[in-house]
RNA sequence: CGAGUAGGUCAGGCGACCGCGUCCGGGCUCGACCCGGCCGAGGAACGUCCGGACUCCGCAGGGCAUGGUGCUGGGUAACACCCAGUCGGGGCGACCCGCAGGAAAGUGCCACAGAGAGCAGACCGCCGAUGGCGGGGGCGACCCCGCACAGGUAAGGGUGCAACGGUGCGGUAAGAGCGCCCCAGCGUCCGGGGUGACUCGGACGGCUCGGCAAACCCCACCAGGAGCAAGGUCAGACAGGGGGAGGGCGGCCCGCCCGUUGACACCCCCGGGUGGACCGCUGGAGUCGACGGGUGACCGUCGACCGAGAUGGAUGGUCGCCGGGGCGCGCGAGCGCCUCACAGAAUCCGGCGUAUCGACCUACUCGCCGU
RNA sequence: GGGGGUGUAGCUCAGCCUGGUAGAGCGCUACGUUCGCAACGUAGAAGUCGUGGGUUCAAGUCCCAUCACCUCCA
Numbered sequence: 001c002g003a004g005u006a007g008g009u010c011a012g013g014c015g016a017c018c019g020c021g022u023c024c025g026g027g028c029u030c031g032a033c034c035c036g037g038c039c040g041a042g043g044a045a046c047g048u049c050c051g052g053a054c055u056c057c058g059c060a061g062g063g064c065a066u067g068g069u070g071c072u073g074g075g076u077a078a079c080a081c082c083c084a085g086u087c088g089g090g091g092c093g094a095c096c097c098g099c100a101g102g103a104a105a106g107u108g109c110c111a112c113a114g115a116g117a118g119c120a121g122a123c124c125g126c127c128g129a130u131g132g133c134g135g136g137g138g139c140g141a142c143c144c145c146g147c148a149c150a151g152g153u154a155a156g157g158g159u160g161c162a163a164c165g166g167u168g169c170g171g172u173a174a175g176a177g178c179g180c181c182c183c184a185g186c187g188u189c190c191g192g193g194g195u196g197a198c199u200c201g202g203a204c205g206g207c208u209c210g211g212c213a214a215a216c217c218c219c220a221c222c223a224g225g226a227g228c229a230a231g232g233u234c235a236g237a238c239a240g241g242g243g244g245a246g247g248g249c250g251g252c253c254c255g256c257c258c259g260u261u262g263a264c265a266c267c268c269c270c271g272g273g274u275g276g277a278c279c280g281c282u283g284g285a286g287u288c289g290a291c292g293g294g295u296g297a298c299c300g301u302c303g304a305c306c307g308a309g310a311u312g313g314a315u316g317g318u319c320g321c322c323g324g325g326g327c328g329c330g331c332g333a334g335c336g337c338c339u340c341a342c343a344g345a346a347u348c349c350g351g352c353g354u355a356u357c358g359a360c361c362u363a364c365u366c367g368c369c370g371u
Numbered sequence: 372g373g374g375g376g377u378g379u380a381g382c383u384c385a386g387c388c389u390g391g392u393a394g395a396g397c398g399c400u401a402c403g404u405u406c407g408c409a410a411c412g413u414a415g416a417a418g419u420c421g422u423g424g425g426u427u428c429a430a431g432u433c434c435c436a437u438c439a440c441c442u443c444c445a
Stems, first nucleotide, its partner, number of pairs: 001367010012322007020040002023037005028031001042342001046353002049351005054227004061254004066223005071085005086100001087098004101218002106216002108212003123157002125153003130150002132147006165183002168180003184208002186205008231279004241270004246258003286305008323340007372444007381397004391428001399415005421437005
């Protein structure tokens, strides 16, 4: 210098004028008023995919069903998130990716092709040991030749995503872990390391046992339901109308609680009405710094700091200068025009995912050149 | 703001749970029938299964992400 990897920061800046919303102060003609002042979107406020806080269902109880998670250990309020590791895969490398439990518990599926697709199978091929048939030889026991009918075989060919370990030697009628050397995998046992996933070494056993669980299922763990339009208070309006024994409870059962005509019904349903104001409503599992613990996520102590809260829903517009980018003109200095991403709070947090013009910082890797 | 659901032929839908061949009705095209039209009969065409990725030998179907639309609530 070029190419890249990982992590992080910012999200155009300044000024003037006009405008909008909450709050505070003041004013009067007390209003949907005026004046002044403070503050006023994000890294994703987004998607609503997870997890919590909070509220209501009296408590949040037991079982089944259902749903979710899924290597190990840790972090956390919790998680499907994060960190560290293990195993597998990719890259020369920095590094990256993985819904990664169980298929020798069970059930199911594996289309087409193919002989055979799961307690395998024989189309072409190979063989002629054994039996059979035919021919020949021998006095005879028996021997030789041929056929490939029964049969043997799974080397080779062929089918397929996938064909029951691989190669070699021996062996055989031909063959085959049938036997053996080596290699790959599995199981059992022993020893070493690790909290563990796992890993290293040795011995034994021919054990060779296909794939799919993002199919049912099994195992382990987790989950009661709804959601701030939750829920509560006040005011106003209508119809002090009608009906009911069940309801809370929502997939089911049990348990628990409230209620049940004698009556009003405060409980439920139907019907009717109103859709105004207030609380919830924002300072919190908060941010930054220092120190300490930890490989790290993170935790602890101390100190400092923080200022949207709308409710048809505010946070905007114009101009000037500077900055970044693009286009055009010009020999050039420069000038003119256009443009500055993705997107916008609505109870609040922790994550994940997705969108995003660009700029910068730190650490590291590879290649080339110079010293 | 918070829940639920749907995208398959021009239109309305099935198929998805239990993965291997994409189907039905209406419409469209051609031919027949008729003097002509409708109706009817015969034949035919037409689908990136919203989009992208993954699991699998194989995905409309299973999983994840994303886009568009519909619907409910005080």
This is a predicted complex of two RNAs, RNase P RNA and transfer RNA, with 445 nucleotides together. Rfam match: Bacterial RNase P class A. Rfam describes the family as follows. Ribonuclease P (RNase P) is a ubiquitous endoribonuclease, found in archaea, bacteria and eukarya as well as chloroplasts and mitochondria. Gene Ontology terms of the family: tRNA processing, dimeric ribonuclease P complex and ribonuclease P activity. Its mean pLDDT, the model's own confidence on a scale to 100, is 79.